[in-house]
RNA sequence: GAACUGUCAGCGGGAGAGCGUAGUUCAUUCGUGAAUUGCCGCCGAAGGUGAAAACACCCAUAAUCUCUCAGGCAAAAGGACCGCUGGCCGUUA
Numbered sequence: 001g002a003a004c005u006g007u008c009a010g011c012g013g014g015a016g017a018g019c020g021u022a023g024u025u026c027a028u029u030c031g032u033g034a035a036u037u038g039c040c041g042c043c044g045a046a047g048g049u050g051a052a053a054a055c056a057c058c059c060a061u062a063a064u065c066u067c068u069c070a071g072g073c074a075a076a077a078g079g080a081c082c083g084c085u086g087g088c089c090g091u092u093a
């Protein structure tokens, strides 16, 4: 100096489902707006639960599958994951 795995940072892309409804508080130009609580409906791609396949079996690991606890359902934000660039650890020739 090169390739690859992991990890971190930056940049770009990045889905689904309610601007539901009843109260409370504050503000108000009295039209409404904001915050918050309950109820109903819904979504899966932060996190979390379960475990299909593979591995002789067990353990372990574990999907874009499953549940919907958490989270979310105008925009914004967030966002699994993907791509590029760079730093670091490790491996290989």
Base pairs, nucleotide, nucleotide: 002092003091004090006088007087008086009085010084011083012082013081018040020039021038022037023036024035025034026033027032041073042072043071047069048067050065

A computed fold for a 93-nucleotide RNA from an uncultured Rhizobiaceae group bacterium, annotated as Glycine riboswitch aptamer. It matches the Rfam family "Glycine riboswitch aptamer". About the family: This family represents the bacterial glycine riboswitch. The sequence was found by an Rfam model in a public genome assembly. The coordinates come from a structure-prediction model, not an experiment, and the mean pLDDT is 77.